[in-house]
Context: one part of a larger RNA
RNA sequence: AAUGAACGUUGGCGGCGUGGAUUAGGCAUGCAAGUCGAGCGAGAACCCGCAAGGGGGACAGCGGCAAACGGGGUAGGAACGCGUAGGUAACGUACCCUCGGGACGAGGAUAGCCACGGGAAACUGUGGGUAAUACUCGAUAACGUCGAGAGACCAAAGGUGUGAUUCCACCUGAGGAGCGGCCUGCGUAGUAUUAGCUUGUUGGUGAGGUAACGGCUCACCAAGGCGAAGAUGCUUAGGGGGUGUGAGAGCAUGGCCCCCACCACUGGGACUGAGAUACUGCCCAGACACCUACGGGUGGCUGCAGUCGAGAAUCUUCGGCAAUGGGCGAAAGCCUGACCGAGCGACGCCGCGUGUGGGAUGAAGGCCCUUGGGUUGUAAACCACUGUCAGAGGGGAUGAAGUGCAUGGGGGUUCUCCCCUGUGUUUGACAUAGCCUCAGAGGAAGCACGGGCUAAGUUCGUGCCAGCAGCCGCGGUAAUACGAACUGUGCAAACGUUAUUC
Numbered sequence: 001a002a003u004g005a006a007c008g009u010u011g012g013c014g015g016c017g018u019g020g021a022u023u024a025g026g027c028a029u030g031c032a033a034g035u036c037g038a039g040c041g042a043g044a045a046c047c048c049g050c051a052a053g054g055g056g057g058a059c060a061g062c063g064g065c066a067a068a069c070g071g072g073g074u075a076g077g078a079a080c081g082c083g084u085a086g087g088u089a090a091c092g093u094a095c096c097c098u099c100g101g102g103a104c105g106a107g108g109a110u111a112g113c114c115a116c117g118g119g120a121a122a123c124u125g126u127g128g129g130u131a132a133u134a135c136u137c138g139a140u141a142a143c144g145u146c147g148a149g150a151g152a153c154c155a156a157a158g159g160u161g162u163g164a165u166u167c168c169a170c171c172u173g174a175g176g177a178g179c180g181g182c183c184u185g186c187g188u189a190g191u192a193u194u195a196g197c198u199u200g201u202u203g204g205u206g207a208g209g210u211a212a213c214g215g216c217u218c219a220c221c222a223a224g225g226c227g228a229a230g231a232u233g234c235u236u237a238g239g240g241g242g243u244g245u246g247a248g249a250g251c252a253u254g255g256c257c258c259c260c261a262c263c264a265c266u267g268g269g270a271c272u273g274a275g276a277u278a279c280u281g282c283c284c285a286g287a288c289a290c291c292u293a294c295g296g297g298u299g300g301c302u303g304c305a306g307u308c309g310a311g312a313a314u315c316u317u318c319g320g321c322a323a324u325g326g327g328c329g330a331a332a333g334c335c336u337g338a339c340c341g342a343g344c345g346a347c348g349c350c351g352c353g354u355g356u357g358g359g360a361u362g363a364a365g366g367c368c369c370u371u372g373g374g375u376u377g378u379a380a381a382c383c384a385c386u387g388u389c390a391g392a393g394g395g396g397a398u399g400a401a402g403u404g405c406a407u408g409g410g411g412g413u414u415c416u417c418c419c420c421u422g423u424g425u426u427u428g429a430c431a432u433a434g435c436c437u438c439a440g441a442g443g444a445a446g447c448a449c450g451g452g453c454u455a456a457g458u459u460c461g462u463g464c465c466a467g468c469a470g471c472c473g474c475g476g477u478a479a480u481a482c483g484a485a486c487u488g489u490g491c492a493a494a495c496g497u498u499a500u501u502c
Stems, first nucleotide, its partner, number of pairs: 001501003005498005012352006018345002025308003029305003034065003039062002046055003072263003081188008091180003096176007104138004113128006144153003158168002189235003196226003201223008238260004242253004265286005288299004316342001318341003324338001325336004355385004365376004389443001391438004398431002404425009446491005451472003457486005467474002
């Protein structure tokens, strides 16, 4: 000098940050991922109506996209994990952009629903019948794929609307952007009181597998490969940008924020998908907890709050989608504990205040005293002012740009579409800079220290006791070192102590 600090005493206000470092211990409760009716069938309540019928559209279901992002944690891992520089003629890519081509014909199911069952529940069976942008088949087929060539093979779906080549979707190919996979050089903790390690091991041929190279896997063949420039083992540890300190070199460190990796009760596995071997998906095993009619089921806060435990120690079961961003949707919009805000904590940094000027009979009181006095001390009282902050009231900027609606103009050959632009209207959870008015010094100072290092001393008490102490050391009757008082010094809404780093 520093800290994600803690403890003690004290504590006025604000801004910006920051706050479970220990048990990756266990978790009650609520919320944290949905959306689309302009893909599809069906359609309750309710409203109008005498009725027929019309409007309406919840819940549930099929289907699409999203759920692999965002959010949390640092357990493991000494590794191509990370960092940096490259390679990929050895690769992938949904949504988005650009360009080329296409979208013809047919079919069978199935959930929801209805009927009848099983079960305590979770859930589930049989029969009947129905739709689609769900599924299947045929046609078409290249600048696609395979192939030396000949040739062979591969697709599609509609919706809105009075009206679609034109808007939104669909299929196929090429390119792009962004994002990933894999490979390589170099760098990357301690230990030799760990010296030898290795059999898919090292290489080859062939095959399988993958988006892709490869012992990645397998069969066969060869006997290799690594190591004192530290293999193998053991211990420790997420890595980096950075951060602290320091003149630097260095040393220490990796909390908040950003990038990367990994993890999701423990272990294992695949499915779906462009993408996962998937935190709030599935299956199996285990531990734990809960429900049970004892037959069987259910769960996973290392999301946001919150709770118990352990601990020196770390917050609200808050508000809002107004802004930024994300998902879905043609849009309106819906969802969003991401995020934006508020709350709590002097935990940190910074700023402000706790008054200003005058005022000597140097008041009283306190302390000291050589009893003359000295000091506290212009300090107070008293007089005259000011009005920061806090308090009360008022008015009014900003964070709001848009989107939608209504309407006008211009442009894009056409258009339901797009672009530019004018006017009106509409959107703030939360916060308040600054301004005006009111009252009134009123509501706001402590902590540590005073032997030397080290700024600042006297008296009393105690008597090697009680105690102090970072080091040297104080204390055994005159203690500037213990305790108290007065006084002084330092810092100040803080001041000290402890711990740790340089």